Transfer RNA from Candidatus Nomurabacteria bacterium RIFCSPHIGHO2_01_FULL_42_15, 71 nucleotides, folded computationally. Its mean pLDDT, the model's own confidence on a scale to 100, is 86. The same sequence occurs in records of 2 taxa. Rfam family: tRNA. Rfam classes the family as a transfer RNA. Its family is annotated with triplet codon-amino acid adaptor activity in the Gene Ontology.
[in-house]
RNA sequence: AGCGGGAUAGAGAAGAGGCAUCUCGUAAGGCUCAUAACCUUAAGACAACGGUUCGAUUCCGUUUCCCGCAA
Numbered sequence: 001a002g003c004g005g006g007a008u009a010g011a012g013a014a015g016a017g018g019c020a021u022c023u024c025g026u027a028a029g030g031c032u033c034a035u036a037a038c039c040u041u042a043a044g045a046c047a048a049c050g051g052u053u054c055g056a057u058u059c060c061g062u063u064u065c066c067c068g069c070a071a
Stems, first nucleotide, its partner, number of pairs: 002069006010024004018054001026042005047063005
C1' cells in the first nucleotide's frame, strides 16, 4: 500500500436531512452575615475542501489527524 472505527462549546457525550441538545465547567445576577449548595440568565462548538439537495452536523467524494485489524 489494504480494511474498519472516530473527529461536535474549555472537558465528556448525544443528535444521522429542516432552530445543534445534555452533564460538568466559565461569567453575571438572585438567595445568604458570608462561603458552599440551590435558582435564573448569558457566552462558547459540527476537522478541512468540494459535490448532491429548496435545505447538510447528517448523504457522497477527496484530504488531514487519532485508534484498531491485517501484513